[in-house]
Predicted 3D model of an 82-nucleotide RNA (transfer RNA) from Candidatus Shapirobacteria bacterium CG_4_10_14_0_8_um_filter_39_15.
């Protein structure tokens, strides 16, 4: 240099016929259990912002009424040819 795979919250990982993104687990908050910690249970828990809202899937364009899913450059990691 070529081919191919992957890339979504703090972490692992869901959504594949393009139609509700934070599914579910861990972790984290608070709280209740206990003399205390652990385990247990409850209720939250992408960001931003007082709200109302707006934004988010590695980065930038594109198609499309609608894109995590198609297209197309690139970065980043992995495999495989030379």
């Nucleotide at each position: 240099g070529c081919c191919g795979a992957a890339g979504u919250g703090g972490c692992g990982g869901a959504a594949u016929u393009g139609g509700c993104a934070g599914a579910c687990g861990c972790g984290c908050a608070c709280g209740g259990u206990u003399c205390a910690g652990g385990g247990c249970c409850g209720u939250g828990u992408c960001u931003c912002g007082a709200a109302a809202g707006a934004g988010a899937u590695g980065u930038g364009a594109g198609u499309u009424c609608g894109a995590g899913u198609c297209u197309c450059a690139c970065c980043u990691u992995c495999g495989g040819c030379a």

Rfam family: tRNA. Rfam classes the family as a transfer RNA.